[in-house]
This is a predicted structure of a 101-nucleotide RNA (Purine riboswitch aptamer) from Psychrobacillus sp. OK032. The model forms 100% of the base pairs in the Rfam consensus. It matches the Rfam family "Purine riboswitch aptamer". Rfam 15.1 lists 4,097 matches to the family in 1,411 species. Rfam links the family to the GO term purine nucleobase biosynthetic process. The organism belongs to Psychrobacillus, within Bacteria.
RNA sequence: AGCAACAGACAAUUAUAUCCCCAUAUAUGCUAAAGGAUUGGCUUUAGCGUCUCUACCAAGUCACCGAAAAUGACAGGACUAUGAGGGAAAGCAACUUUUGG
Numbered sequence: 001a002g003c004a005a006c007a008g009a010c011a012a013u014u015a016u017a018u019c020c021c022c023a024u025a026u027a028u029g030c031u032a033a034a035g036g037a038u039u040g041g042c043u044u045u046a047g048c049g050u051c052u053c054u055a056c057c058a059a060g061u062c063a064c065c066g067a068a069a070a071u072g073a074c075a076g077g078a079c080u081a082u083g084a085g086g087g088a089a090a091g092c093a094a095c096u097u098u099u100g101g
Stems, first nucleotide, its partner, number of pairs: 018087003022083004026055001029048007040065002049056001057077001060074004
């Protein structure tokens, strides 16, 4: 210096594009360990759960715990996977109607 592969960044060009609803799965759930707070009620990790990839949370209200180590209840809210249905956009074809020849 050239070539090839992989990954990332930037730039340019091109492009029809996605949304809603329903069902199933999972209960956005459960178990354990370590650490942490009490002006607080949390953090991290591992596992179970699905013919299942992923996710396994946030906020609210109410309660409970008198300084200790432990949280609880309620009603709503998603994502992901698969299947069914509907709409939008773009394209193609057929038919109908109108106008002109």